[in-house]
RNA sequence: CUGAAUAUAGCUCAGCUUGGUAGAGUGCUCGGUUCGGGUCCGAGAGGCCGAGAGUUCAAAUCUCUCUAUUCAGA
Numbered sequence: 001c002u003g004a005a006u007a008u009a010g011c012u013c014a015g016c017u018u019g020g021u022a023g024a025g026u027g028c029u030c031g032g033u034u035c036g037g038g039u040c041c042g043a044g045a046g047g048c049c050g051a052g053a054g055u056u057c058a059a060a061u062c063u064c065u066c067u068a069u070u071c072a073g074a
Base pairs, nucleotide, nucleotide: 001073002072003071004070005069006068007067010026011025012024013023020057028044029043030042031041032040050066051065052064053063054062
């Protein structure tokens, strides 16, 4: 330099193909259980989806540009 992949909750990842109110596990907080802790059970908080622009009634999702990381090639 060229091509490709990835970016969503503190962490690990779904959701994108087929646009229509953002989810799971784990962690965190509170409660129950226990003499207490752990395990287990219940509830809750926590992300407007890497940045910008466009299309659309409506964008995490489609299009374009950029940024970061990884892989392959030269």
Record summary:
The RNA shown here (transfer RNA) has 74 nucleotides and comes from an Erysipelotrichaceae bacterium. It was read from a public genome assembly. Taxonomically the source falls in Erysipelotrichaceae (Bacteria, Bacillati, Bacillota, Erysipelotrichia). The coordinates come from a structure-prediction model, not an experiment, and the mean pLDDT is 82. Its Rfam family is "tRNA". It is annotated as a transfer RNA.